A computed fold for a 74-nucleotide RNA from a Candidatus Uhrbacteria bacterium, annotated as transfer RNA. Its Rfam family is "tRNA". The prediction has a mean pLDDT of 81. The organism belongs to Candidatus Uhriibacteriota, within Bacteria.

RNA sequence: GGACGUUUAGCUCAGCUGGUUAGAGCGUUCGAUUCACAUUCGAAAGGUCGGAGGUUCGAUUCCUCCAACGUCCA
Numbered sequence: 001g002g003a004c005g006u007u008u009a010g011c012u013c014a015g016c017u018g019g020u021u022a023g024a025g026c027g028u029u030c031g032a033u034u035c036a037c038a039u040u041c042g043a044a045a046g047g048u049c050g051g052a053g054g055u056u057c058g059a060u061u062c063c064u065c066c067a068a069c070g071u072c073c074a
Stems, first nucleotide, its partner, number of pairs: 001073007010026004019057001028044005050066005
């Protein structure tokens, strides 16, 4: 330099062909249980969906560019 893939909560990841309020597990906080801890149960907080632009009535999803990371080729 070229080709491809990934980027969504603190971490690991779903989200199928665009559609009404963006989710799970773990973790965190609070509460219940216990003399206490652990376990278990309940609840809550936490997201400009990597950035910018475009298409559309409507974009996490489609298109373009950029960035970071990874694989392969040279």